[in-house]
């Protein structure tokens, strides 16, 4: 330089164009002489910008970063 893939919550990861779930973590609060461990609850996310469309995490373009391939 060209070409495919990835980007969702502090990390991991789901999601047919129609109300973003979940596990771990975090905090709280039950339990416990204390911790652990168990229960219950609370808040936090769709890289970015634009287009389609009544409505975009999803479709299209572009821009960034990461990885993988060819020169």
């Nucleotide at each position: 330089g060209c070409g495919c893939g990835a980007u969702u919550a502090g990390u991991u990861a789901a999601a047919u164009g129609g109300u973003a779930g979940a596990a771990u973590a975090g905090c709280g609060g039950a339990u416990u002489u204390c911790c652990a461990a168990u229960c219950c609850g609370c808040g936090g996310a769709c890289a970015c910008g634009a287009g389609u469309u009544c409505g975009a995490u999803u479709c299209u373009c572009g821009u960034a970063u990461c990885g993988c391939g060819c020169a």